[in-house]
Molecule: c-di-GMP-I riboswitch aptamer
Organism: Pseudomonadota bacterium
């Protein structure tokens, strides 16, 4: 330096749920909470998933569509703390 990851040390993050706010929604954000996490830091590049305001189809009703969302779905990229085997 690269890989690897202890019942290590110091710390870190925070699922469900509840409350407030933002959003058409998916979802986000703050506080509580703590299921878990060695990248559960960051990036929508590839696959996937969710939503469908706007747009399109339609006689209705419904369907299609991402410049929206998910990094705690998988892969990839990129950066980082610690140091037993």
């Nucleotide at each position: 330096a690269c890989a690897c990851g202890a019942c290590a040390a110091a710390g870190g993050c925070a699922a469900a749920c509840c409350c407030a706010c933002c959003g058409a929604a998916a979802g986000g954000c703050g506080a509580g909470g703590g299921c878990g996490c060695a990248a559960a830091a960051c990036c929508a590049c590839c696959g996937g998933u969710c939503u469908a305001a706007g747009g399109g189809a339609u006689g209705a009703u419904u369907c299609c569509u991402a410049g929206g969302a998910c990094a705690g779905c998988g892969g990839g990229g990129c950066u980082a703390c610690c140091g037993a085997a």